[in-house]
Annotation
This is a predicted structure of a 267-nucleotide part of an RNA (large-subunit ribosomal RNA, domain VI) from Fervidibacter sp. Taxonomically the source falls in Fervidibacter (Bacteria, Candidatus Fervidibacterota, Fervidibacterales, Fervidibacteraceae). RNAcentral holds the full RNA, with entries from ENA. Its Rfam family is "Bacterial large subunit ribosomal RNA". Gene Ontology terms of the family: structural constituent of ribosome and ribosome.
Context: one part of a larger RNA
C1' cells in the first nucleotide's frame, strides 16, 4: 500500500520447519531349539547414555561493594570508631535477585492410512502349475496423518464475536476534494524475566507502574556503644545483634502532571 466502511479482540491453517536416536539388564526361560556347547522369536517390565526443550526447588557457579575478617599507608586533632588507595572489587571468606550447568523437570513414544524388498490367497492365458495377468491380504527405523512451532501478502488476502456510525461544506450532486468528530489509535509519560533500536507486554491519581518509607524473606554472623573480668592481649554480657542490591508483600509520601494528534459516512 493491500485485503471495497472505520475499529478491538479471538481464530481455521493452505503451506512451511521441527522432532524422529539408541543401549544394557530382570521377567517370560535355562524353556522352544540343539548329542552337548550353547541358547531364543513373541510378550512384559525396569535402569542408562547421547541429543533437544523448558527452568532455578535441590547440587554447585557467577553475583565489582549484600555482609564480614585482613594488611599496609593516608586522612577524618588524638583514643575509639570510620572513609580513601593499594584492579579497571587491595586481599581473603561466605552470599540474595537475575543469569546458568556440573543441578532439576520433560521429550523421541502410542496408535491410523499407503507402501518397498519380501511373504501370501485365489487364479487364469497355459485342462497341470504359477503371488499377477482381473481380483485380495500381509509386511519397514521409512512416506502421510497423529506431536510441537511458524502461518491470511494463502493478492484464491479466510471465519467469529463485539465497538462505532450513515456528519458539515465544495463538486458536470453515488465518483473526488476539504473540515470536525465516533468507536478506537498514536504521541507523551512511570515501568518490565519484554528488549539492540524497534517491536512487545502492563500501568498512569477512579492509580501501587517505578523510587522512597515500612514488614517478610534470604545474606552475613554477633554492630557501636555501655557493663563486667583481666595489668593486658583478650574475652564474656547486653543480643541470632547489627548492617543488608535485585526477592515476597503493604503503603500514595515523591515521580506516572498538564495535554496535543490521527482517526468512518461506506464506488
Nucleotide at each position: 500500500c493491500g485485503c471495497a466502511g472505520g475499529a478491538g479482540g479471538c481464530u481455521u491453517g493452505a503451506g512451511g520447519g521441527g522432532g524422529g536416536c539408541u543401549c544394557a539388564c530382570c521377567u517370560u526361560a535355562g524353556u522352544a531349539c540343539g548329542a552337548g556347547a550353547g541358547g531364543a522369536c513373541c510378550a512384559g517390565g525396569c535402569g542408562g547414555g547421547a541429543c533437544c526443550a523448558g527452568c532455578c526447588u535441590c547440587u554447585g557457579g557467577u553475583g565489582u561493594c549484600c555482609c564480614g575478617g585482613c594488611u599496609g599507608u593516608c586522612g577524618c586533632g588524638c583514643c575509639a570508631g570510620c572513609g580513601g588507595c593499594a584492579c579497571g572489587c587491595g586481599c581473603c571468606g561466605g552470599g540474595u535477585a537475575g543469569c546458568c550447568a556440573u543441578g532439576c523437570u520433560g521429550g523421541g513414544u502410542c496408535g491410523g492410512g499407503a507402501u518397498a524388498a519380501c511373504c501370501g490367497c485365489u487364479g487364469a492365458a497355459a485342462g497341470c502349475a504359477u503371488c499377477u495377468a482381473a481380483g485380495c491380504g500381509g509386511g519397514a527405523a521409512g512416506c502421510c496423518c497423529a506431536c510441537c512451532c511458524c502461518a491470511a501478502g494463502a493478492u484464491a488476502a479466510g471465519g467469529c464475536c463485539u465497538c462505532c456510525c450513515a456528519c458539515g461544506g465544495g463538486g458536470a450532486c453515488a465518483a473526488c476534494c476539504c473540515g470536525g468528530u465516533a468507536a478506537g489509535g498514536g504521541c507523551u509519560c512511570g515501568g518490565g524475566a519484554a528488549g539492540a533500536c524497534u517491536a512487545c507486554c502492563c500501568g498512569g491519581u477512579u492509580g501501587a507502574u517505578g523510587g522512597g518509607c515500612c514488614g517478610g524473606a534470604g545474606g552475613u554472623g554477633g554492630a557501636a556503644g555501655c557493663c563486667c573480668a583481666g595489668u593486658a592481649a583478650u574475652g564474656g554480657g547486653u543480643g541470632g545483634a547489627g548492617c543488608u542490591g535485585a526477592c515476597c508483600g503493604g503503603u500514595c509520601c515523591c515521580a506516572a502532571u498538564a495535554g496535543c494528534c490521527c482517526g468512518a459516512g461506506g464506488a